[in-house]
RNA sequence: GCCGCUGUAGCACAGGGGGAGUGUGCCGCGUUGCCAACGCGGAGACCCGGGUUCGAAUCCCGGCAGCAGCU
Numbered sequence: 001g002c003c004g005c006u007g008u009a010g011c012a013c014a015g016g017g018g019g020a021g022u023g024u025g026c027c028g029c030g031u032u033g034c035c036a037a038c039g040c041g042g043a044g045a046c047c048c049g050g051g052u053u054c055g056a057a058u059c060c061c062g063g064c065a066g067c068a069g070c071u
Stems, first nucleotide, its partner, number of pairs: 001070002004067004010024004018054001026042005047063005
């Protein structure tokens, strides 16, 4: 330098046009003599900029970052 993949909550991941979810962690409540475990509730996220569309986390373009391959 070229090509590909990935980027979503503190962490690990799903979701690929119309409700942003799961596990774990965090906070509160319940349960218990206390803790753990368990149950209920809650806060918290779509890498950045533009485009398409009635509508974009999702499709397109550019950028940034990470990983792998080729040279």
Overview: A computed fold for a 71-nucleotide RNA from Longispora urticae, annotated as transfer RNA. The sequence is in RNAcentral, with records from ENA. It matches the Rfam family "tRNA". Its mean pLDDT, the model's own confidence on a scale to 100, is 85.